[in-house]
This record gives sequence, C1' cells and structure tokens, in this order.
RNA sequence: GCAUUCGUAGUUUAAUGGAUAAAACAUCGGAUUCCGGUUCCGAAACUGCGGGUUCGAUUCCUGCCGAAUGCG
Repeated sequence: GCAUUCGUAGUUUAAUGGAUAAAACAUCGGAUUCCGGUUCCGAAACUGCGGGUUCGAUUCCUGCCGAAUGCG
C1' cells in the first nucleotide's frame, strides 16, 4: 500500500429495516442484618464521527478515525 472483518452502557455481549435499543456483571440508592457479606427491589448509564438511501437506519451505501487478520 491492497483486501476482509469489526466498532453498541464502566466491562462482556444481544437486537440484521419497524414500537420505549435488551441482558449479565459492575456502580449508586433502598429493604434485610448489631455491622458487613449473601439475597431481594429500584435507579442511572450506550449505537466511533459526518453524509446519503428509506415513511422509518444499530442494521443498507459512502467518506474519515480506530482495531484485528491476511497478502505484498
């Protein structure tokens, strides 16, 4: 330099065109406890950045940024 794949919550992953983007762990608050842990209830938190297609985009197309693999 070229090709392919990928980028979603603090972390690990779902959701492949449709409703309010879901779950686990973690964090915070509450209940329980003499205190802590365990357990239960609740809350906050996310689509890498820009443009396009579409009635509608996490999903499709495209530019950039970043990561991995292969080729040279």
Molecule: transfer RNA
Organism: Eubacterium sp.